[in-house]
Context: one part of a larger RNA
Molecule: small-subunit ribosomal RNA, 5' domain
Organism: uncultured bacterium
RNA sequence: GAAUGAACGCUGGCGGCGUGCUUAACACAUGCAAGUCGAGCGAGAAAGUUCCUUCGGGGAUGAGUACAGCGGCGGACGGGUGAGUAACGCGUGAGAAUCUGCCCUUUAGUGAAGAAUACCUUCGAGAAAUCGAAGUUAAUGCUGCAUACGUCCCUUCGGGGAGAAAGAUGGCCUCUUGCUGUCGCUAAAGGAUGAGCUUGCGUACUAUUAGCUUGUUGGUGGGGUAAAGGCCUACCAAGGCGAUGAUGGUUAGCCGACCUGAGAGGGUGAUCGGCCACACUGGAACUUAGACACGGUCCAGACUCCUACGGGAGGCAGCAGUGAGGAAUAUUGCGCAAUGGGCGAAAGCCUGACGCAGCAACGCCGCGUGAAGGAUGACGGUCUUCGGAUUGUAAACUUCUGUUAAGUGGGAAGAAAGGUUCGCCUAUAAUACAGGCGAAAAAUGACGGUACCAUUAGAGAAAGCACCGGCUAACUUCGUGCCAGCAGCCGCGGUAAUACGAGGGGUGCAAGCGUUAUUC
Numbered sequence: 001g002a003a004u005g006a007a008c009g010c011u012g013g014c015g016g017c018g019u020g021c022u023u024a025a026c027a028c029a030u031g032c033a034a035g036u037c038g039a040g041c042g043a044g045a046a047a048g049u050u051c052c053u054u055c056g057g058g059g060a061u062g063a064g065u066a067c068a069g070c071g072g073c074g075g076a077c078g079g080g081u082g083a084g085u086a087a088c089g090c091g092u093g094a095g096a097a098u099c100u101g102c103c104c105u106u107u108a109g110u111g112a113a114g115a116a117u118a119c120c121u122u123c124g125a126g127a128a129a130u131c132g133a134a135g136u137u138a139a140u141g142c143u144g145c146a147u148a149c150g151u152c153c154c155u156u157c158g159g160g161g162a163g164a165a166a167g168a169u170g171g172c173c174u175c176u177u178g179c180u181g182u183c184g185c186u187a188a189a190g191g192a193u194g195a196g197c198u199u200g201c202g203u204a205c206u207a208u209u210a211g212c213u214u215g216u217u218g219g220u221g222g223g224g225u226a227a228a229g230g231c232c233u234a235c236c237a238a239g240g241c242g243a244u245g246a247u248g249g250u251u252a253g254c255c256g257a258c259c260u261g262a263g264a265g266g267g268u269g270a271u272c273g274g275c276c277a278c279a280c281u282g283g284a285a286c287u288u289a290g291a292c293a294c295g296g297u298c299c300a301g302a303c304u305c306c307u308a309c310g311g312g313a314g315g316c317a318g319c320a321g322u323g324a325g326g327a328a329u330a331u332u333g334c335g336c337a338a339u340g341g342g343c344g345a346a347a348g349c350c351u352g353a354c355g356c357a358g359c360a361a362c363g364c365c366g367c368g369u370g371a372a373g374g375a376u377g378a379c380g381g382u383c384u385u386c387g388g389a390u391u392g393u394a395a396a397c398u399u400c401u402g403u404u405a406a407g408u409g410g411g412a413a414g415a416a417a418g419g420u421u422c423g424c425c426u427a428u429a430a431u432a433c434a435g436g437c438g439a440a441a442a443a444u445g446a447c448g449g450u451a452c453c454a455u456u457a458g459a460g461a462a463a464g465c466a467c468c469g470g471c472u473a474a475c476u477u478c479g480u481g482c483c484a485g486c487a488g489c490c491g492c493g494g495u496a497a498u499a500c501g502a503g504g505g506g507u508g509c510a511a512g513c514g515u516u517a518u519u520c
Stems, first nucleotide, its partner, number of pairs: 001520004006516005013367006019360002021325001026323003030320003035073003040070002048061005080278003089203007098195002103191008111145001113143002120135006151162004167183006204250003211241003216238008253275004257268004280301005303314004331357001333356003339353001340351004370400004380391004404461001406456005414447001420440007464509005469490003475504005485492002
């Protein structure tokens, strides 16, 4: 000099864009953060309104709606954190023994049956969480049977064996189980995407850590996995690693990048992007295309809460927010309008992702705090050799301007997709339905009456901070008297201190300026 996720002191007008728990991976009140599908399935209220009434009640509507349940898909994404990890974890190349839901292309199918069960009803246990018994019912839930182009297994290459499926919703119609569209379902092949695995090279400090290793190193048989493999197991051999630093210890998520520097290097790994790891601590598997699963399950532990003492409930390193710690880090905000994601045929629903707003000079950038004229160089202040000098064109005063802020008026883009209607084309027996293209009219904005524009009045509302001995730009007076104090280094201060404190003056930066910390 440059830089920072900064903090502290003094000061503080506005806007744009960013950034904001670096400490306790400490503990958490409250709300929200993952649902959706009735075009898979069976069941199915109430309030309210209204009608009848024997005044007990009943019917219609609400409504096949709500709340639940079975089933499907999604909760493995998105979001957070950096504790662990010195490792094929990451980076960059290479590879073979693999899997891959949804998506795309292609091929072949989608037959006929059966038994349950939740919800519900009736009982029962319990303080609760919840659980048990009996009865009843459905499915794209479950079970076998049939069929098998291709698939898998065996093979003497002739062949033999094994294994699937589910329907829903539209249209036409000769009303029979006919034709047909769309979405599904099953098997198989290919692709795409994603993931698992192996490996060359690179990847902190320490020798005041020198030896380490028995599933250890290799082989055979077997098991296991989607898959190679001591991954596991039995047997056999005795290997394997190491001063080119094994083993141990300490520290640490890695990278793209960021800071600095002419570069080579050195330092860092906040925000944003890629990968990894973790989800109160430790362990385990289940389900699944995918997890050994942040807002799933089970076990153990610590902690907190409820309890009728028998037993139960919980997990903010999601977004806000609270306490604690700390020098220190924000709102218990608005909206799904946009982008993206999940589900759905769609309308749509959900989305603390995201888009916005709020707070903070925390950073960068921009703008303003007026401009021009104005000498009897006014008053006042300070200094003085008492002549004057300086503050100083500075002020006053005159003439203007109107940024920002304030008031008034107007006022966006971000929103055209989807949906609806119509036309044409494809497919079709078809003017249905479906798909494609085009047209038309209408709807949809959190931000926000915001940005922006116009206009009104008016210099009116807007400057500080540090320094002035040398390094280093900028000097004098008074006070103090080795005191009080200053100080980055050298060093100042013991009676004329340009070095302490104050005044005047000056220098530098400026809505900031200094100090501290850290890096080059």